[in-house]
RNA sequence: AACAGGCAAACCGCCGGUGACGGCGGGACGCAAAGCGCCGGGCCUCCUGGAGGGGAGGCGGCCGGGCUGCCGAA
Numbered sequence: 001a002a003c004a005g006g007c008a009a010a011c012c013g014c015c016g017g018u019g020a021c022g023g024c025g026g027g028a029c030g031c032a033a034a035g036c037g038c039c040g041g042g043c044c045u046c047c048u049g050g051a052g053g054g055g056a057g058g059c060g061g062c063c064g065g066g067c068u069g070c071c072g073a074a
Stems, first nucleotide, its partner, number of pairs: 006031002011026006029061001035067002039064003042059007
C1' cells in the first nucleotide's frame, strides 16, 4: 500500500443545564487513535470581590503527556 471496519464537524430536531456545554436522532467537515482519561498548559462558562484575587464547572475534534486498540513491508 491493502483487509475488516470505526468515529463523526458544522447545521437541524428533541431533551437537560444559569451557562460554557452535554445526551439522543438526523447529517458528514474531517480523523490512524477524532478510543479512554482533566495530570500539565491553553481557551470557554458561572458565582464572588471596589480591586488584586478566590471558588465551582466545561472543552479530549486546542496542545503536551499517560493507558488501550485495528491492520501490517515495518